[in-house]
Molecule: transfer RNA
Organism: Gemmataceae bacterium
């Protein structure tokens, strides 16, 4: 140097145009002498940055930025 794939919640990861989830963490209640586990209910995102395409973009194109895998 090329080619390809990946970035969403502290972490694991779904979600391939139309209101951003799930597990799991936290904090509350709840039961227990108590503590875990159970069962309720709540917090919690600039969807990696920019630029375009569309009434509308996490989704498609682009450029960049980080990480991965082949290749030379």
């Nucleotide at each position: 140097c090329c080619u390809c794939c990946c970035g969403u919640a502290a972490c694991u990861c779904a979600g391939u145009g139309g209101c951003a989830g799930a597990g799991g963490g936290c904090c509350g209640g709840u039961c227990u002498u108590a503590u875990a586990a159970g069962c309720c209910g709540g917090c919690a995102g600039u969807c990696g940055c920019g630029g375009g395409u569309u009434c509308g973009a996490u989704u498609c194109c682009u450029g960049c930025c980080g990480g991965g895998a082949g290749g030379a």